[in-house]
RNA sequence: UGGAGUGUGGUCUAGCGGUAUGACAGCUCUUUUACACGGAGCGGGUCGACGGUUCGAAUCCGUCCACUCCAA
Numbered sequence: 001u002g003g004a005g006u007g008u009g010g011u012c013u014a015g016c017g018g019u020a021u022g023a024c025a026g027c028u029c030u031u032u033u034a035c036a037c038g039g040a041g042c043g044g045g046u047c048g049a050c051g052g053u054u055c056g057a058a059u060c061c062g063u064c065c066a067c068u069c070c071a072a
Stems, first nucleotide, its partner, number of pairs: 001071007010024003018055001026042005048064005
């Protein structure tokens, strides 16, 4: 310098244009003499940034940013 891939709650992750999914972690209740496990519930995201297309974008397009890989 060129090419490809990835970017989603604290962490990991699903999501073929129509309200963002689950697990772990956290908090509350329950259970126990108590702790842990188990059971029930709750909070936490505007999807890397900006712009475009569309009635509607995490999803399609463009530019940029970060990381990884390949080539030189």